[in-house]
């Protein structure tokens, strides 16, 4: 690095556009926008700590990116096989 398996959090929030169904809606779906809030792709800070004294460095912090109904994707980390 790769296969297999486990892997959390967070508004079904409110508004507008649209689009599906064709009976209609207090449904779905997709896009903006507004406030709320999440940390465990990534990224940026820091820190104990390690040495080459310059730098490297976190599930610690921020929350730009990403995410917040189930389900699907995503997934730090762990267990195992190459």
């Nucleotide at each position: 690095g790769u296969g297999c398996a486990g892997g959390a959090g967070a508004g079904a929030g409110c508004g507008g556009c649209u689009u599906g169904c064709g009976u209609a809606g207090c449904c779905g779906g997709g896009c903006c926008g507004c406030c709320g809030c999440c940390g465990a792709a990534g990224g940026c800070g820091u820190a104990a700590c390690u040495c080459c004294c310059g730098a490297g460095a976190a599930u610690c912090g921020c929350u730009c990116a990403g995410g917040c109904a189930c389900c699907a994707c995503g997934g730090a980390c762990u267990g195992u096989g190459c």
Model confidence (mean pLDDT): 79 of 100. This is a predicted structure of an 82-nucleotide RNA (Glycine riboswitch aptamer) from a soil metagenome. Rfam family: Glycine riboswitch aptamer. Gene Ontology term of the family: glycine biosynthetic process. RNAcentral holds the sequence, with entries from MGnify. Of the family's consensus pairs, 89% are formed in the model.